[in-house]
Context: one part of a larger RNA
RNA sequence: GCCCGCGAGUUACCGUCGGUGGCGAGGUUAAGCCGAUGAAGGCGGAGCCGUAGCGAAAGCGAGUCCGAAUAGGGCGCUUAGUCACCGGCGGUAGACCCGAAGCCGGGUGAGCUACCCCUGGGCAGGGUGAAGGUGGGUUAAAACCCACUGGAGGCCCGAACCGGUGGACAGUGAAAAGUCCUCGGAUGACCUGGGGGUAGGAGUGAAAAGCUAACCGAACCCGGUGAUAGCUGGUUCUCCCCGAAAUGCAUUGAGGUGCAGCCUCGGGUGGUCUGUGCAGGGGGUAGAGCACUGAUAGGGCUAGGGGGGUUACCCCCGAACCCUGUCAAACUCCGAAUCCCUGCACACAAAGCCCGGGAGUGAGCCCGCGGGGGAUAAGCUCCGUGGACGAGAGGGGAACAACCCAGACCGCCGGCUAAGGGCCCCAAGUGGUGGCUAAGUGGGAAAGGAUGUGGCGCGCCCAAGACAGCUGGGAUGUUGGCUUAGAAGCAGCCAUCAUUUAAAGAGUGCGUAACAGCUCACCAGCCGAGGCGCGCUGCACCGAAAAUGUACCGGGGCUCAAGCCACCCCCCGAAGCCGCGGGUCAGUACCUCCAGCGGGAGGUACUGGCGGUAGGGGAGCUUUCCGCUUUAGGGUGAAGGCGGACCCGCGAGGGCCGCUGGACGAGGCGGAAGUGAAAAUGCGGGC
Repeated sequence: GCCCGCGAGUUACCGUCGGUGGCGAGGUUAAGCCGAUGAAGGCGGAGCCGUAGCGAAAGCGAGUCCGAAUAGGGCGCUUAGUCACCGGCGGUAGACCCGAAGCCGGGUGAGCUACCCCUGGGCAGGGUGAAGGUGGGUUAAAACCCACUGGAGGCCCGAACCGGUGGACAGUGAAAAGUCCUCGGAUGACCUGGGGGUAGGAGUGAAAAGCUAACCGAACCCGGUGAUAGCUGGUUCUCCCCGAAAUGCAUUGAGGUGCAGCCUCGGGUGGUCUGUGCAGGGGGUAGAGCACUGAUAGGGCUAGGGGGGUUACCCCCGAACCCUGUCAAACUCCGAAUCCCUGCACACAAAGCCCGGGAGUGAGCCCGCGGGGGAUAAGCUCCGUGGACGAGAGGGGAACAACCCAGACCGCCGGCUAAGGGCCCCAAGUGGUGGCUAAGUGGGAAAGGAUGUGGCGCGCCCAAGACAGCUGGGAUGUUGGCUUAGAAGCAGCCAUCAUUUAAAGAGUGCGUAACAGCUCACCAGCCGAGGCGCGCUGCACCGAAAAUGUACCGGGGCUCAAGCCACCCCCCGAAGCCGCGGGUCAGUACCUCCAGCGGGAGGUACUGGCGGUAGGGGAGCUUUCCGCUUUAGGGUGAAGGCGGACCCGCGAGGGCCGCUGGACGAGGCGGAAGUGAAAAUGCGGGC
C1' cells in the first nucleotide's frame, strides 16, 4: 500500500413541541396483591396533572394586589385536559467516536546511573631528581659552597586501565551512540570487583535542572478514568422539495457562546409584500455658492501701529470696509439624481405578516461604484451599495473561484442565438464599401521630445517674381560716449542718432590681448511657382535595461491586412432559447375507484417549477432478530459464492438464468435494532 473483518447520535429518567390513539371536567394509577411460574388478564386511588386566581402574607375569591378610593394600573376570569406509544429537540448522566499534555492515590525500582559506607584488587617501561643523609671545603660556631647519596611530586614521556579532543565513516547502522585515525589522564580529588545505604516534590548532584533501568523542569506500574479538550480528525444506503450565513448587539469576548438577522417545517391571517404610474410628505449628499464660520491672491480706502523729521511733512505695516479672483469632511444663501415614508390605482401571485418545532451561520473573498485609513501604494485595510464566487456546472477570456455571456430535471447524429469569433491550428467570410497605419505599431508604459504621416482651420508672403539655393554688395561720421591696461558692432554701462544709398543694425553669431578676419540682418542679380508660420485633430516614432531559450500576438503566420476607424450583409458559436420524447413536484380542471364523515387512491389535460455546501422537510431500499401467515419452498438441491450484454425500479435495490455449494429457509403484514464504511497518520488479520 491493497484485500477481508471491526469501527462513531445510544440507553435511562425529566422537560418541551408534534403525530397517533383512549377517556374527557376529568385523566391516570405507583409499590404491592391475585392469577399458572415468567404471559394474558384482574385488583390496588396512596400519589400526580387538570378543574381559580391574586397577594410576601394574614387573607379574599371571578376576582385579587397596590391604594383613602366604587381613580387608575398589574396579574387573572369568559374553560380542556390527561394517560399511553412513536418521533423532533433540550436537560442530567462518559451522552456521536477516537485523541492529550496533565492532577491525585497506592505501590515497584539505586542489577543503569549519582553520592556515601564496609571489604578486596590494579597501575609495563622510561625520565626528572625536592627534603633529608654522608664526605669534603669553609666558619669562632653557624649560614653557605662542592661531590656523592637519597627518592619526594593531584611532576614529565608513555602501555594496561579510565576517558572521549578533532575528523572521516556510519546514519532502514554490525551498533536505539558504534568503527577507524587522532587526542586527554595514567601514584591520583586515580581506576575497579564484591557486600550494603539513600527515591519521586523525594533522593543524589565538584551544579548540567545532570542522574534516579535506552526520552526526567518531577521515574515507572496500577487505580481514580470513559479526567477534561470552547481544539484537530472521523462519522457508513437511495431518491424528492426548499435552501442559508460569514452581519448587529453583548460577552475574561475575539477560531467559543447568548439574543436578533438570514434558511426550513407546521398552523394561522387575508389583499399584505414587490414593481410601475399618480399624489402628498422626509432629507442637506453630488453639484454649486461665499450670505454665515474660517481660509485666501491682487488692488482701493480707512481706524490703528512703527520709523524718520526741519512737526500743517515723508516712508512702511495694516484690522474693518469696497472691487476683482478663489478654497473647505467637521462652512451653506442654495441644491439635484437616486433613496425613504404614506395614500390611491394597476400588474404579479404566496413573495408579506403572526404563532410555534428544527437548524446552520456569526474567519469570508473578489469585482464595479461612493468614501475613510495608507503614499489619490498593495492580490492592503475599514465602511456603504450592487454583483459574482462561496454553495454554480456550461460558452468566452490561450491557461485562470470572482471578469464577459449564461443559471445544468433526463434523452436526441434536430433548429436559433449570447458573449466571443469566422487565413491555418479551430466551428464559421482569405465578405463588401470608404479611410488610416509602415511602426510587426497592432502584440506592455509616463513625463517629455520630434520637418513621421493623414484631416480641419487661421494668418502672412508671392509673376511689380515669393521660399530655398547660388553670385555680388553689406558702406560713411566712427575706434559713438563711458568704463578700462585695452574695449575698435560683438566684457560691461548709457545712448541707439545721422549720412551715402538698390541696401546695410552705433550690429545676429564665430573670432582677436585689442585690432584684423569670417558671418548674419538688409539690398540687388540669377532662377521661375508656390512658400512660411500658428492652432485643433486621427494614426504612427523616440523615451523603452534582467536574469534557463524566441518568451509582452496562445502558436503558425499576417502589411489596399489576418492591424486600426466607420458603415453594411452573411455565418459559427453554450447545459441559454426553440422542437420532439420522457421523469418528478406544485396548482387547476375533468374522469374512475374506495370510504361512515372529514377525505383518500389512480388516470388524463393544461400551467408553472426541478444548480446547490451548511442545514430543514418528505418518501423509500437494505441487513439481523421476533410475531402472524405457515414447516411457502428445499438432496429432482436451501443459505452462501462466481458469472450474465436479460427483466423490473429514477435510485438504494429486486428478479430471472447458468455454474458452484451441500442443508436449510424466502415472500407478505407487523414489531425490535449491536442496521449500511473509503477515508479517523483508525483497530485486528492476511499478502
A computed fold for a 687-nucleotide part of an RNA from a Thermotogota bacterium, annotated as large-subunit ribosomal RNA, domain II.
The RNAcentral record of the full RNA draws on ENA.
NCBI's taxonomy places the organism under Bacteria, Thermotogati, Thermotogota.